The RNA shown here (c-di-GMP-I riboswitch aptamer) has 81 nucleotides and comes from a soil metagenome. Its mean pLDDT, the model's own confidence on a scale to 100, is 87.
RNA sequence: AAAGGCAAACCCGGCGAAAGCCGGGGACGCAAAGCUCCGAGGCUACAGCGCCGCACGCGCCACGCCGGUCGAGCCGCCGAA
Numbered sequence: 001a002a003a004g005g006c007a008a009a010c011c012c013g014g015c016g017a018a019a020g021c022c023g024g025g026g027a028c029g030c031a032a033a034g035c036u037c038c039g040a041g042g043c044u045a046c047a048g049c050g051c052c053g054c055a056c057g058c059g060c061c062a063c064g065c066c067g068g069u070c071g072a073g074c075c076g077c078c079g080a081a
Base pairs, nucleotide, nucleotide: 005030006029010025011024012023013022014021015020028068034074035073036072038071039070040069041066042065043064048060049059050058051057
């Protein structure tokens, strides 16, 4: 090059305490922006613990979340190669 693929922000509906996720729309971008929390990093804090005279609130905290944060593992289209 060719054939395609995924889908950011945002909007609508839904789930969740939240981070975030699912479906539809939509494309910022992605040669793995395919899959997996194994390592690192980041996000949230329901519950729990502590503080506060109570409420409100504040602090700590992952069992939760992020693969479009990086690494690692596995799988993978076409072609000069």